[in-house]
RNA sequence: GGGGUUGUAGCUUAGCUGGUAGAGCGCGUCGUUCGCAACGACGAGGUCGUCGGUUCGAGUCCGAUCAACUCCACCA
Numbered sequence: 001g002g003g004g005u006u007g008u009a010g011c012u013u014a015g016c017u018g019g020u021a022g023a024g025c026g027c028g029u030c031g032u033u034c035g036c037a038a039c040g041a042c043g044a045g046g047u048c049g050u051c052g053g054u055u056c057g058a059g060u061c062c063g064a065u066c067a068a069c070u071c072c073a074c075c076a
Stems, first nucleotide, its partner, number of pairs: 001072007010025004019056001027043005049065005
C1' cells in the first nucleotide's frame, strides 16, 4: 500500500425481505425476610463507531472515514 471481517444500552449480544430498536447480566425502586442472598413486580439507561448520500421512511442499501482483528504485497 491492497483485500476481508467486526463496530447496536455499563458488559455480552439479537435484529430476516428497509417500516421507526429488543434480550441476558448488571443498575435503581418496591414486595417477600429480623437481615442478607435468592425469587417476583416495576423502572431508568441507546440519536445503532463518525460524516455524507439514496428513500415517504435507513441498525439494514451506497460512498467516504476512524478503530480492532486478519490475509496478501512491499520493506537492504

The RNA shown here (transfer RNA) has 76 nucleotides and comes from an Opitutales bacterium. Model confidence (mean pLDDT): 81 of 100. It matches the Rfam family "tRNA". The family's RNA type in Rfam is transfer RNA.